[in-house]
RNA sequence: UGGCAUAUAGUGAAAUGGUGAUCAUGCCUCCCUGAUACGGAGGGGUUUUUGGUUCGAAUCCAAAUAUGCCAA
Numbered sequence: 001u002g003g004c005a006u007a008u009a010g011u012g013a014a015a016u017g018g019u020g021a022u023c024a025u026g027c028c029u030c031c032c033u034g035a036u037a038c039g040g041a042g043g044g045g046u047u048u049u050u051g052g053u054u055c056g057a058a059u060c061c062a063a064a065u066a067u068g069c070c071a072a
Base pairs, nucleotide, nucleotide: 001071002070003069004068005067006066007065010025011024012023013022018055027043028042029041030040031039048064049063050062051061052060
């Protein structure tokens, strides 16, 4: 310098363009207990950034950023 892949909650993952973005774990509150743990109930939190296509975008397109791989 060129090419390819990936980017989703604190962490790890899922999600045919379609109506609440889900699951596990963690976090907070309550119940349970003499207390802690376990268990039960509830709650908050997420699509890397910008622009475009579409009635509708995590999903499609373009660019940028970051990481990894390959070639030189």